[in-house]
RNA sequence: GCCCCUAUGGUGGAAUUGGCAUACACGGCUGACUUAAAAUCAGCUGCCGAAAGGCUUGUGGGUUCGAGUCCCACUGGGGGUA
Numbered sequence: 001g002c003c004c005c006u007a008u009g010g011u012g013g014a015a016u017u018g019g020c021a022u023a024c025a026c027g028g029c030u031g032a033c034u035u036a037a038a039a040u041c042a043g044c045u046g047c048c049g050a051a052a053g054g055c056u057u058g059u060g061g062g063u064u065c066g067a068g069u070c071c072c073a074c075u076g077g078g079g080g081u082a
Base pairs, nucleotide, nucleotide: 001081002080003079004078005077006076007075010026011025012024019065027045028044029043030042031041032040046055047054048053058074059073060072061071062070
């Protein structure tokens, strides 16, 4: 150089054939239980905002009524090849 795979909340990781983004688990916060703690149980937990609402899938574009998903370019990571 060329080819392949990959990038989603704090972490791992789902999201059917393009149609509710963040299911589920871990972690975190609050509460219950306990003399106190651990364990267990319950609620909450992407970001901004007082709310209404807005934003968000590595970055920038495109297609589409609609994109995490399809297309193009680029960036990071992993692998293959002479």